Predicted 3D model of a 346-nucleotide part of an RNA (small-subunit ribosomal RNA, central domain) from Enteroscipio rubneri. The full RNA is in RNAcentral, with records from ENA, RefSeq and SILVA. The coordinates come from a structure-prediction model, not an experiment, and the mean pLDDT is 89.
Context: one part of a larger RNA
RNA sequence: UUGGGCGUAAAGCGCGCGUAGGCGGGCCUCUAAGCGGAACCUCUAACCCGAGGGCUCAACCCCCGGCCGGGUUCCGAACUGGAGGCCUCGAGUUCGGUAGAGGCAGGCGGAAUUCCCGGUGUAGCGGUGGAAUGCGCAGAUAUCGGGAAGAACACCGAUGGCGAAGGCAGCCUGCUGGGCCGCAACUGACGCUGAGGCGCGAAAGCUAGGGGAGCGAACAGGAUUAGAUACCCUGGUAGUCCUAGCCGUAAACGAUGGAUACUAGGUGUGGGGGGAUACUCCCUCCGUGCCGCAGCUAACGCAUUAAGUAUCCCGCCUGGGGAGUACGGCCGCAAGGCUAAAACUC
Numbered sequence: 001u002u003g004g005g006c007g008u009a010a011a012g013c014g015c016g017c018g019u020a021g022g023c024g025g026g027c028c029u030c031u032a033a034g035c036g037g038a039a040c041c042u043c044u045a046a047c048c049c050g051a052g053g054g055c056u057c058a059a060c061c062c063c064c065g066g067c068c069g070g071g072u073u074c075c076g077a078a079c080u081g082g083a084g085g086c087c088u089c090g091a092g093u094u095c096g097g098u099a100g101a102g103g104c105a106g107g108c109g110g111a112a113u114u115c116c117c118g119g120u121g122u123a124g125c126g127g128u129g130g131a132a133u134g135c136g137c138a139g140a141u142a143u144c145g146g147g148a149a150g151a152a153c154a155c156c157g158a159u160g161g162c163g164a165a166g167g168c169a170g171c172c173u174g175c176u177g178g179g180c181c182g183c184a185a186c187u188g189a190c191g192c193u194g195a196g197g198c199g200c201g202a203a204a205g206c207u208a209g210g211g212g213a214g215c216g217a218a219c220a221g222g223a224u225u226a227g228a229u230a231c232c233c234u235g236g237u238a239g240u241c242c243u244a245g246c247c248g249u250a251a252a253c254g255a256u257g258g259a260u261a262c263u264a265g266g267u268g269u270g271g272g273g274g275g276a277u278a279c280u281c282c283c284u285c286c287g288u289g290c291c292g293c294a295g296c297u298a299a300c301g302c303a304u305u306a307a308g309u310a311u312c313c314c315g316c317c318u319g320g321g322g323a324g325u326a327c328g329g330c331c332g333c334a335a336g337g338c339u340a341a342a343a344c345u346c
Stems, first nucleotide, its partner, number of pairs: 003318004007300002012314001014200004021193003025087007033080002035076008048066003052062003090190001091187004095182004102176007109153001113149008124135002161168002205246006214240002219235004257313006265291011295302002319346003328339004
């Protein structure tokens, strides 16, 4: 609960596709459902409202009209709806360009690390605040040569780019999605949003099979300390990686839903087009930052990438705790997820 709100106070679904529904550009004609007007019919009694009357007043009672509606006919045609026709600026298609860590698959590369083999070489190495555990005369650390493995890609690199979000980075090839710009042509409102639904969705976790260099929950040891189930150190299993399948969460954040239009500027930067030219600048479209006017805001701040001015659609909030819990249902192998109270209490 016919209200006011949702960047930070409670509140924007993590993101997309899309069903129903809601809403929807310009012109002409018709219609008359919505809408407006008129006339007529109707609207039990009581209650209620207005006028009048009766109990000395009032309560109370009586009477008339109204109220709330309903129906029929006629008139109107601006707006909404419906029917028909037309249009191009919304939306889309074709064509020509173009940037990009967008996605998937395959291949290749160097640095580093660890391990193995061999050479040189000798007593330490490692680690810390200082140490110790640990490693090392069965030859370590260091150094040179060779080999193996897995994971990640220094510099470029950005305050940069791409993607709906999660996210995406060595190089090459193939397949593939989207964007942006430009000139014309074409379709002719084909649009926006989107309850349900469907799909995507970091990390961790789960199932099966592989892989395992480094790192490293758990665990063990050494220190520290009053203690030290920690911080520091030496090790180290799951995991981190791959394939297939689950899970479906997050400070999934711009803590800001999507679409459209309008509302001073200045200054960087990425992509494209046009112009002037030889100083490099100007105009324009799309993106990404900073500063700032009007306006907004409780303030902070936002400010053409709005938190301004408006319209449309969806989601959500309604004091704190109890509680994102219990119960039930649905989903999941499980972990758990989604939906979601109440008693009680302040």